[in-house]
């Protein structure tokens, strides 16, 4: 002095708007939001986290068999949504214009915004005052 691990910290926003109804921040009109990494600056391109289903494994409730499950971990599936024009050596990323989208479960009536799971995972960022090889 440099590399890997582990460490510490960070790590999702948005309706007190109108109609209509017994009843809706769920429907209809308005209005709002955009998680990480690439790449000319991206919800919509390429990948990736989470949710979700489905499987296989350890363990634990339990001394044992069997069954069952929250919860871990590990693979698999699922996983949405743009067009047109302009600048530019370069942009499906920026500028103009119209458009789309958006988990599970709950609810007096159907949810991207309300309410739970969740003070909880997480893609990755950052860091040095530290430990191991």
């Nucleotide at each position: 002095a440099g590399a890997a691990c582990a460490c510490u910290u960070u790590g999702a926003g948005g309706g007190u708007g109108g109609g209509u109804g017994c009843a809706a921040u769920u429907c209809c009109c308005c209005a709002c939001c955009g998680g990480c990494g690439g790449u000319a600056c991206a919800g919509u391109c390429c990948g990736c986290a989470a949710a979700c289903g489905c499987u296989g494994c350890a363990a634990a409730u339990a001394a044992c068999u069997c069954a069952a499950u929250a919860g871990g971990c590990a693979g698999c599936g699922c996983c949405g949504a743009a067009a047109g024009g302009g600048u530019g050596a370069a942009a499906u990323u920026c500028c103009c214009u119209u458009a789309c989208c958006g988990a599970c479960g709950g609810u007096u009536a159907a949810a991207g915004u309300c309410c739970g799971g969740a003070u909880a995972g997480g893609a990755a960022a950052a860091g040095g005052a530290u430990g191991u090889u």